[in-house]
RNA sequence: AUGGGCUGCGGAGAUGGCAUGCCUCCGUGAACCGCCGCUUGAGCGGCUGAUGAUGCCUGCGUUUCC
Numbered sequence: 001a002u003g004g005g006c007u008g009c010g011g012a013g014a015u016g017g018c019a020u021g022c023c024u025c026c027g028u029g030a031a032c033c034g035c036c037g038c039u040u041g042a043g044c045g046g047c048u049g050a051u052g053a054u055g056c057c058u059g060c061g062u063u064u065c066c
Stems, first nucleotide, its partner, number of pairs: 009027005016057005022052001034047005
């Protein structure tokens, strides 16, 4: 110096907030910045979801009742 392992810390996981003896990833020129179709590309059209996952709250949408 580089690589690997363990532990701690910080950060990230396509739209908000909180929580988690949780999961994955990254170590700051990093992790991350959704999918499908058309198009040489630029670009154009379409689709799902407030979660990485779970619970709750908020917002939005649909249906029913008062």